[in-house]
RNA sequence: GGCGGAGUAACUCAGUGGUAGAGUAAUUGAAUCAUAAUCAACAAGUCAGGGGUUCGAUUCCCUUUUCCGUCA
Numbered sequence: 001g002g003c004g005g006a007g008u009a010a011c012u013c014a015g016u017g018g019u020a021g022a023g024u025a026a027u028u029g030a031a032u033c034a035u036a037a038u039c040a041a042c043a044a045g046u047c048a049g050g051g052g053u054u055c056g057a058u059u060c061c062c063u064u065u066u067c068c069g070u071c072a
Stems, first nucleotide, its partner, number of pairs: 001071007010024004018055001027041004048064005
């Protein structure tokens, strides 16, 4: 340099055009003599950046950028 894949909550990951979700973690409460485990509740998002298509984009297209794989 060519090709392919990935970037979504603190972490690991879903979500193939119509209000962004789960598990774990965090916080608060219950329970306990107390702590852990357990149970309940709650919060946390510029969907990597920019542009385009569309009534509407995490999703489709272009581009930039970071990481991974592969070829040379």